[in-house]
């Protein structure tokens, strides 16, 4: 220097003909069970705004633009890893 493949919550990882953004599992928080724990069950679990609590609303899929009515996803561009070729 060319090429390819890969980048999603706290961790792994799902969603692909373009169609609620985060299934599911694991961590982690609250509860219930216990003499007390473990184990089992139940609920929560990205960030803001808003509200007495809600409800609503906005944003968020490596980063910057772009096409679409709408993009994790398709198109340009960087950037980090990793395999190949020179």
């Nucleotide at each position: 220097g060319c090429c390819g493949c890969u980048g999603u919550g706290g961790u792994g990882g799902a969603a692909u003909a373009g169609g609620c953004a985060g299934a599911c599992a694991c961590a982690a928080g609250g509860g219930a069970c216990u003499u007390a724990a473990a184990a089992u069950c139940c609920c929560u679990c990205g960030g803001g705004a808003g509200u007495u609590a809600a409800a609503u609303c906005c944003c968020g899929u490596a980063c910057c633009g772009g096409u679409u009515c709408g993009a994790c996803c398709c198109c340009g561009g960087u950037c980090a890893g990793c395999g190949g070729c020179a």

Annotation
The RNA shown here (transfer RNA) has 86 nucleotides and comes from Ruminococcus sp. Model confidence (mean pLDDT): 81 of 100. It was read from a public genome assembly. The source organism's lineage runs through Bacteria, Clostridia, Eubacteriales, Oscillospiraceae and Ruminococcus. It matches the Rfam family "tRNA". Rfam's curators write: Transfer RNA (tRNA) molecules are approximately 80 nucleotides in length. The family's RNA type in Rfam is transfer RNA.